[in-house]
The prediction has a mean pLDDT of 86. Transfer RNA from a Candidatus Nanoarchaeia archaeon, 74 nucleotides, folded computationally. The RNAcentral record of the sequence draws on ENA. Its Rfam family is "tRNA". It is annotated as a transfer RNA. The organism belongs to Candidatus Nanoarchaeia, within Archaea.

Order: sequence, then C1' cells, then structure tokens
RNA sequence: GCCCCUGUAGCACAGCCCGGCAGUGCGGCGGUUUUGUAAACCGCAGGCCGUGGGUUCAAAUCCCACCGGGGGCU
Repeated sequence: GCCCCUGUAGCACAGCCCGGCAGUGCGGCGGUUUUGUAAACCGCAGGCCGUGGGUUCAAAUCCCACCGGGGGCU
C1' cells in the first nucleotide's frame, strides 16, 4: 500500500442482507418476599447506533469519505 471482518446501554451481544416505534442477557436502582442477606418474582432508569456527508416521506440498516479495533496479502 491493497483486501476482508468489526464499532449499537456500564459489560457481552442481537437487529443491518430485504429501510418503517432501538432490543436481549448480565450489571445498576426501586418494590414484593425474609429476623436479615442471598436467591426468586415484579417494575424503572440508562443509547444523539464510531465520526462527517449523501440518497429517501423516512436511515442503526443503502451509498461515499474518514477514524478506532482485529485478521490476511505484498
């Protein structure tokens, strides 16, 4: 230098192909239960979907550039 994969909640990830309300588990907070803790059950909060631009009525999703991480080739 070229190619491929990847970036979404505090953490691990799904959703992307085929555009239409942003989700799951763990964790956090509150509640029920317990003499108390844990476990179990119920509820709540937390995201400008890596950055910028484009297309579109509408973009996490499609297109372009750039940045970070991983791998391969030379």